A computed fold for a 477-nucleotide part of an RNA from an uncultured prokaryote, annotated as small-subunit ribosomal RNA, 3' major domain. Its Rfam family is "Bacterial small subunit ribosomal RNA".
Context: one part of a larger RNA
RNA sequence: UGACGGGGGCCCGCACAAGCGGUGGAGCAUGUGGUUUAAUUCGAUGCAACGCGAAGAACCUUACCAGGUCUUGACAUCCCGAGAAUUUACUAGAGAUAGUUUAGUGCCUUCGGGAACCGAGAGACAGGUGCUGCAUGGCUGUCGUCAGCUCGUGUCGUGAGAUGUUGGGUUAAGUCCCGUAACGAGCGCAACCCUUGUCCUUAGUUGCCAGCACGUAAUGGUGGGAACUCUAAGGAGACUGCCGGUGACAAACCGGAGGAAGGUGGGGAUGACGUCAAGUCAUCAUGGCCCUUAUGGGCUGGGCUACACACGUGCUACAAUGGUCGGUACAGAGGGCUGCAAACCCGCGAGGGGGAGCCAAUCCCACAAAACCGUUCGUAGUCCGGAUUGGAGUCUGCAACUCGACUCCAUGAAGUCGGAAUCGCUAGUAAUCGCGAAUCAGAAUGUCGCGGUGAAUACGUUCCCGGGCCUUGUACA
Numbered sequence: 001u002g003a004c005g006g007g008g009g010c011c012c013g014c015a016c017a018a019g020c021g022g023u024g025g026a027g028c029a030u031g032u033g034g035u036u037u038a039a040u041u042c043g044a045u046g047c048a049a050c051g052c053g054a055a056g057a058a059c060c061u062u063a064c065c066a067g068g069u070c071u072u073g074a075c076a077u078c079c080c081g082a083g084a085a086u087u088u089a090c091u092a093g094a095g096a097u098a099g100u101u102u103a104g105u106g107c108c109u110u111c112g113g114g115a116a117c118c119g120a121g122a123g124a125c126a127g128g129u130g131c132u133g134c135a136u137g138g139c140u141g142u143c144g145u146c147a148g149c150u151c152g153u154g155u156c157g158u159g160a161g162a163u164g165u166u167g168g169g170u171u172a173a174g175u176c177c178c179g180u181a182a183c184g185a186g187c188g189c190a191a192c193c194c195u196u197g198u199c200c201u202u203a204g205u206u207g208c209c210a211g212c213a214c215g216u217a218a219u220g221g222u223g224g225g226a227a228c229u230c231u232a233a234g235g236a237g238a239c240u241g242c243c244g245g246u247g248a249c250a251a252a253c254c255g256g257a258g259g260a261a262g263g264u265g266g267g268g269a270u271g272a273c274g275u276c277a278a279g280u281c282a283u284c285a286u287g288g289c290c291c292u293u294a295u296g297g298g299c300u301g302g303g304c305u306a307c308a309c310a311c312g313u314g315c316u317a318c319a320a321u322g323g324u325c326g327g328u329a330c331a332g333a334g335g336g337c338u339g340c341a342a343a344c345c346c347g348c349g350a351g352g353g354g355g356a357g358c359c360a361a362u363c364c365c366a367c368a369a370a371a372c373c374g375u376u377c378g379u380a381g382u383c384c385g386g387a388u389u390g391g392a393g394u395c396u397g398c399a400a401c402u403c404g405a406c407u408c409c410a411u412g413a414a415g416u417c418g419g420a421a422u423c424g425c426u427a428g429u430a431a432u433c434g435c436g437a438a439u440c441a442g443a444a445u446g447u448c449g450c451g452g453u454g455a456a457u458a459c460g461u462u463c464c465c466g467g468g469c470c471u472u473g474u475a476c477a
Base pairs, nucleotide, nucleotide: 001477002476003474004473005472007471008470009469010468011467012466013465015461016460019425020424021423022422023421026316027315028314029313030312031311032310033309034307035306042053043052064302065301066300067299069297070296073125077124078123079121083117086103089100090099091098092097107114108113127291128290130289131288132287136285137284138280139279140278141276143274148187149186150185151184152183153182154163155162156161167178168177169176193268194267195266196265198236199235200234201233202232203231204230208225209224212223213222214221239262242256243255244254245253246252318418322377323376325374326373327372334365335364336363339358340357344353345352346351384415389410390409391408392407393406394405395404431453432452433451434450435449436448437447
């Protein structure tokens, strides 16, 4: 100087407390451990691994296993000789591949040849998701959006170092003020950026319709309008600016006015010096080591989907604030050209036929659901719950057996609110309800977004956890 203390002081955080809803019990989905297996590819392992890499394993992916195959190689550059490239059909085979066969003779040319491509040969080499993240770059997690981390000059100290950065106040903040052997500065904080909340101006189609007409069963449907909503560009607005009080005449704090908004208005992006030899050699790049008729390449089939069990994360429930049936209302944000697909017809339905319109403020996906108004059920393993199983189908796709999703009929399991323990959340939040997108041929209860309805509680900081500053002890570095 740090680190540590079941030392002290001050302060903060959904850290506790006050509340609301869960997990832990059930069934299923998914990930992991373990076990099994020819293989169940690999990585991630307290917080900070476990719906994680994977924004999507039937083949492919795929790295794993079995079998059958290739050896200058699937890919790159160079050399030599041959052929244009390309293409039809057949045979063997699970295919990779092997054999036979048809058409075709192009472009440039100094007539030597050249360019692209294809197969053959020799070697330099290719190739490796093989090892080492404890050799590395890059990227990322975490402490933590915590308020800290440092430097120049000066001063003090023999020196390591100290001071500044400590102290008195204050703040979300090393934020600001005052004091001060310090005076300044840098990286962080804040602001600048995006979005949302109010208003104004400009613009008015594909969006809008107040007033005036026309028309319809109905609809901005038509003429028209530019007010309103909206769209999207530019501006205004919030700064403790104003008033009162407290304070050290300061910084600031408390209350108030005006205001759409008040003291960082809400949300996002943004992550200092560093810590964990944290994670990643399997995104990529890369040193070293290793393989080179194989640890490389291509193929078929299987596996990654196994199942006594254990754990994590979720979904659906156990019901009446509910289930069923009928009627009826209101979003936002997205996506659409080998795409989204309307009307209409067929089917109980998944879906099929059909193909208008739309490269989309125009058309489509697309009926939002909870809510509301009626109906029925009456506390029961039920008109709750839907697992499991049998049968019949639909769609995607060469192909749904291993191993897809969905539909219909039948079946109707566990489950009556969950032990010890444990998690999230402070407001348009929790809870609850549906909608969309990426990936994607198909395949979400996951992920990322979007809106609808919409709470309760916070006395307080004694205690648990994590963190910041000062101080103290130390046989630790």

Model confidence (mean pLDDT): 85 of 100.